[in-house]
């Protein structure tokens, strides 16, 4: 310097125009269980609740994470 792919809770991905989801992560509650056993913490096993996000800007639309255009940042390729 050219081209392609890609960017979405802390992390790993889903969604390609119409209420932003999953796993996993942290609080808090509730449940099983095992040592012990007087009980409670704490671990464990299942659930529920809450937290926590669309890389920036602009443009298209009634309506953008999504289409378009500029930047910024990853990879991969060619030179």
């Nucleotide at each position: 310097g050219c081209g392609u792919u890609c960017g979405u809770g802390g992390u790993u991905c889903a969604g390609g125009g119409g209420u932003a989801g999953a796993a996993u992560u942290c609080u808090u509650c509730g449940u099983u269980g095992c040592c012990a056993u007087u009980a409670c913490a704490a671990c464990u096993u299942c659930g529920a609740a809450g937290a926590g996000g669309c890389c920036g800007g602009g443009g298209u639309u009634c309506g953008a994470g999504u289409c378009c255009c500029c930047g910024c940042g990853a990879a991969c390729g060619c030179a």